Background:
The RNA shown here (Bacterial RNase P class A) has 379 nucleotides and comes from a Planctomycetota bacterium. Model confidence (mean pLDDT): 75 of 100. Its Rfam family is "Bacterial RNase P class A". It is annotated as a ribozyme. Rfam describes the family as follows. Ribonuclease P (RNase P) is a ubiquitous endoribonuclease, found in archaea, bacteria and eukarya as well as chloroplasts and mitochondria.

[in-house]
């Protein structure tokens, strides 16, 4: 140095001019001004994924006596954590020379199902070629019965090895070895290892296929929810005022045409003007909404995940929805050129806030750091 792994970072910079948005002070205008609207200064203004909306969860609102049943999740063991399809750590499986990596990791001897192609046969076994026999037949061959040890098929074929045994042959029988089950013993907090002894002789894989087992699980979603509140239409009441009727009552207080609305102005008609308070909550505004499982550091405890103390900061807050554009210098990285000084061209990603946080998974130019493995090269 290459090659393989793991784990963390970074996502250009620096400056001019011109704009956008929030907040703070301050000046003008609106008859008043904690309100509007114009100006001026200061200060803040996207991201590691903020993306997909997959999980969990604050918070807001409904609902809510019990048990079942349906659906849906999760699934070794100990620990973090509000919580989780999340994170460590360790067990056990599988890939891998190893660093290291993957696992939705309960149960396939409760049932069903399903295993492409090839294969006799893919699970209540089975017989294509071989072996072995019995019968026919000169023979070549046929027809029947055993077997499963050999060959073949395939991703996977009914435990391996050897001996015995047999016409051949097979756990048929031993012995050893692997798996299973039970018993005891030691190690560990556990899963789980490891050591002995018995048993019967072997149960093919699939359960994010239906299923069994155990444990969990109400329901919407900030367009949640609350608050202020025009205009129009609605209900009231007071006062007046036309008309009737007459002992205190009734009925009414508009209607149509011009103008885009109202004043106006004609017509209709016996007559036609206010003021006040209520729900509801539409446009509209406010508020949730930016101090929080916050952000950077010290110390200290744990292998870690995360934890405890303690110090500084406060880091967008819109709403047909701000965070921009353009112009120089530069940095990174590729390509040509070249007088070895540097020149000229390209190309700089994925994405973007809309309550908020924790995760998870997914895109991403170009690039740093540190560490670890060893088949191989160089020194």
């Nucleotide at each position: 140095g290459g090659u393989g792994g793991c784990a963390g970072g970074c996502g250009g910079g620096c400056g001019g001019c011109c704009g956008c948005u929030c907040u703070g002070c301050c000046c003008g205008c609106u008859u008043u001004g904690c309100a509007g609207c114009g100006g001026g200064c200061a200060g803040g203004g996207a991201g590691g994924a903020c993306a997909g909306u997959c999980c969990g969860g604050a918070c807001u609102c409904c609902a809510c006596a019990g048990g079942g049943c349906a659906g849906g999740g999760u699934g070794a063991c100990g620990g973090a954590g509000a919580a989780a399809u999340u994170c460590c750590g360790c067990c056990g499986c599988g890939c891998g020379a190893a660093a290291g990596c993957g696992c939705a990791g309960g149960g396939a001897a409760a049932g069903u199902g399903c295993c492409a192609c090839a294969g006799a046969a893919a699970a209540c076994a089975u017989a294509c070629c071989g072996c072995u026999u019995g019968c026919c037949g000169u023979a070549a061959g046929g027809c029947g019965a055993g077997u499963a040890a050999g060959g073949g098929u395939g991703a996977a074929a009914a435990g391996g090895u050897g001996a015995g045994g047999u016409a051949a042959g097979a756990g048929c029988u031993c012995a050893c070895c692997a798996g299973c089950g039970g018993g005891u013993c030691g190690g560990g907090u556990a899963a789980c290892c490891g050591g002995c002894c018995c048993g019967g002789c072997u149960u093919g894989g699939u359960a994010a296929a239906c299923c069994c087992c155990a444990c969990c699980c109400g329901g919407a979603g900030c367009a949640a929810g609350g608050c202020c509140a025009a205009a129009c239409a609605g209900g009231g009441a007071g006062a007046a005022u036309g008309g009737g009727a007459u002992u205190g009552c009734c009925c009414g207080u508009c209607c149509c045409g011009a103008c885009g609305c109202u004043u106006u102005c004609g017509g209709g008609c016996g007559a036609g003007a206010c003021u006040c308070c209520c729900g509801g909550g539409u446009a509209g505004g406010c508020c949730g909404c930016a101090u929080g499982a916050g952000a950077c550091g010290g110390c200290g405890g744990g292998u870690g995940a995360c934890c405890g103390c303690u110090g500084u900061c406060c880091g967008a807050g819109g709403u047909g929805a701000a965070u921009g554009g353009u112009c120089g210098c530069u940095g990174u990285c590729c390509g040509c050129c070249u007088c070895a000084g540097g020149g000229c061209g390209g190309a700089u990603a994925c994405a973007g806030a809309a309550u908020c946080c924790g995760g998870c998974u997914u895109a991403c130019a170009g690039c740093c750091u540190g560490c670890c493995a060893a088949c191989c090269c160089c020194u």